Small-subunit ribosomal RNA, central domain from a Candidatus Micrarchaeia archaeon, 355 nucleotides, folded computationally. Rfam family: Archaeal small subunit ribosomal RNA. The family has 86 seed sequences and 709 matches in Rfam 15.1. Gene Ontology terms of the family: structural constituent of ribosome and ribosome. Model confidence (mean pLDDT): 86 of 100.

Context: one part of a larger RNA
RNA sequence: UUGGGCUUAAAGCGCUCGUAGCUGGCUGAUGCCGUCUCAUGUGAAAUAUUGGCGCUCAACGUCAAUGCGUGCAUGAGAUACCCAUUAGCUAGGGAGCGGGUGAGGUCAAGAGUACUUAUGGGGGAGGGGUAAAAUCCUAUAAUCCUAUAAGGACUAACAGUGGCGAAGGCGCUUGACCAGAACGCAUCCGACAGUGAGGAGCGAAGGCUAGGAGAACGAAUCGGAUCAGAUACCCGAGUAGCCCUAGCAGUAAAUUAUGCAGACUCUGGUGUUGCAAAUAUCACGAAUAUUUGCAGUACCGUAGCGUAAGUGGUAAGUCUGCCGCCUGGGGAGUACGGCCGCAAGGUUGAAACUU
Numbered sequence: 001u002u003g004g005g006c007u008u009a010a011a012g013c014g015c016u017c018g019u020a021g022c023u024g025g026c027u028g029a030u031g032c033c034g035u036c037u038c039a040u041g042u043g044a045a046a047u048a049u050u051g052g053c054g055c056u057c058a059a060c061g062u063c064a065a066u067g068c069g070u071g072c073a074u075g076a077g078a079u080a081c082c083c084a085u086u087a088g089c090u091a092g093g094g095a096g097c098g099g100g101u102g103a104g105g106u107c108a109a110g111a112g113u114a115c116u117u118a119u120g121g122g123g124g125a126g127g128g129g130u131a132a133a134a135u136c137c138u139a140u141a142a143u144c145c146u147a148u149a150a151g152g153a154c155u156a157a158c159a160g161u162g163g164c165g166a167a168g169g170c171g172c173u174u175g176a177c178c179a180g181a182a183c184g185c186a187u188c189c190g191a192c193a194g195u196g197a198g199g200a201g202c203g204a205a206g207g208c209u210a211g212g213a214g215a216a217c218g219a220a221u222c223g224g225a226u227c228a229g230a231u232a233c234c235c236g237a238g239u240a241g242c243c244c245u246a247g248c249a250g251u252a253a254a255u256u257a258u259g260c261a262g263a264c265u266c267u268g269g270u271g272u273u274g275c276a277a278a279u280a281u282c283a284c285g286a287a288u289a290u291u292u293g294c295a296g297u298a299c300c301g302u303a304g305c306g307u308a309a310g311u312g313g314u315a316a317g318u319c320u321g322c323c324g325c326c327u328g329g330g331g332a333g334u335a336c337g338g339c340c341g342c343a344a345g346g347u348u349g350a351a352a353c354u355u
Base pairs, nucleotide, nucleotide: 003327004326005325006324007309008308012323014202015201016200017199021195022194023193025089026088027087028086029085030084031083034081035078036077037076038075039074040073041072042071048066049065050064051063052062053061054060092192093189094188095187096185097184098183104178105177106176107175108174109173110172111155112154115151116150117149118148119147120146121145122144126137127136163170164169207248208247209246210245211244212243217241221237222236223235224234259322260321261320262319263318264317268300269299270298271297272296273295274294275293276292277291278290279289280288281287304311305310328355329354330353337348338347339346340345
C1' cells in the first nucleotide's frame, strides 16, 4: 500500500532483442463507443430537513412536502478531446547514396622480443635467495659467455581522464567474411514509433564434463624461515588451473553504486576524438592553422536541485511515456516447496523468535 521514494540512507533487473499490454506526430472527412446535454421511467421502508397534528411539555409518535438514494435503463441530441474507419502530409522512425572512421566480432596465415628446455663450444667454483638466512641447484661441471634447435604462452615502446562495443569486454601484422555508429545529401517509404510483464539470446573471473597442450605464472600441497604459536605475510619447489576444441554453468563492488526513450532550460568557460563546412597561409599535399555546425568523451562552473557530499545540456534541473524495485535492524538471501543444473550451486523466496 489511492502515499513517498530508488548516486551514497531500503530500493535500477549485468546487458540487449522482443510478445501481450500501456503510451503515441500534423491536416481533413465520416461514425459517435467513451465524454457531455436534455427528456421519460425507476431508484422500498426507516433515518434526515421543513411545516402541521397527538401524548399536560419534551423525548417520542404520526401526516404532508422536500431531500437522499451519488445509480441504472430507454429515447433524442452535441462532436472539442479520446476512440474507430478512411484520405493525405513529413518534423519522429526506417531505407538509400557519399567520402571518411574505430584494440567492434569470427576465422585463417604470418611476425616479434623475452622465457624455459635440449645439444655443441668456452670456462672452472660457486650460484640462488633474503632485512638476515636456510631449504634448493652445483665437480655426473652449475651460475656465466656463445652458437643452433624445439616448445608453449604473451603482444613492450606507440598508448592518450584516446577509440570501439548493448553490456561482459576489446591492443603485434596481413587477408577473408560479418556487424555498427557518427557526419553529409534530402532520393524513397509514410507514424511503420517509445517502453516492455512473461519469453529468448549474450554474459568477466573462478568452477564442471570430454579430449588435447603444458613455457611462464600458480590455489591446494610439501619443504625453509619468522613467531609464544604461524595451518599466514618472506624464500625454494609445485598439482589443479591459466592456453586450445566442443559443451555446461549464469554469477561479480557485472559500478556511472545513477533503467530506457523524448522534449525544454539566457550564464558560460577550457581540453580532446570523429565527420562536415568556411576562411587564411603555403614548402600546392588526402598540407597546416583558425572559426563554425553536428556527434562523442572529459574538466570547471551559473541558475535550479540536494540533508549534505555534490550534481549541473553526458542533470541528481523542469516535464512526459513505459518497465523494474523499496517500505526498520537481525533471523536471511536462510528454511520449505517449485523451476533449472552432472555437480558446485543458481533463481524464486518466507515465518516463528528477537530488538